[in-house]
């Protein structure tokens, strides 16, 4: 990289490096030379896997271990439907896409 399954409003920063962009995509807005993305280190958030506890079992809690994550709801919207409005604007559910996570050929 294909497929299935399951989550995505909550949560969690400090430092060293490097330098020009970054937030998948595309409008939009946002973050960036008062150093962003990115990598290292150290913390730390979550609890999907495996582990441990307690239960008859649903489940529940613990957080040594794989993994993830640690600006903005997945930043917002993009495809379709249902209410409002109609000079303009809004709310609400499905999807699609993404992202992680286990599995599976």
């Nucleotide at each position: 990289g294909a497929u299935u399954u399951a989550u995505a409003a909550a949560g969690a920063a400090g430092u060293g490096g490097c330098g020009a962009g970054a937030g998948a995509c595309a409008g939009g807005c946002u973050c960036u030379a008062u150093g962003a993305c990115c990598c290292g280190c150290u913390g730390g958030c979550a609890a999907c896997c495996a582990u441990c506890a307690a239960g008859c079992a649903a489940u529940u809690g613990a957080a040594c271990g794989g993994u993830g994550c640690u600006a903005a709801u997945u930043c917002c919207u993009g495809u379709c439907c249902c209410c409002a409005a109609u000079a303009a604007a809004g709310g609400g559910g499905a999807a699609a896409a993404u992202a992680u996570a286990a599995a599976u050929a």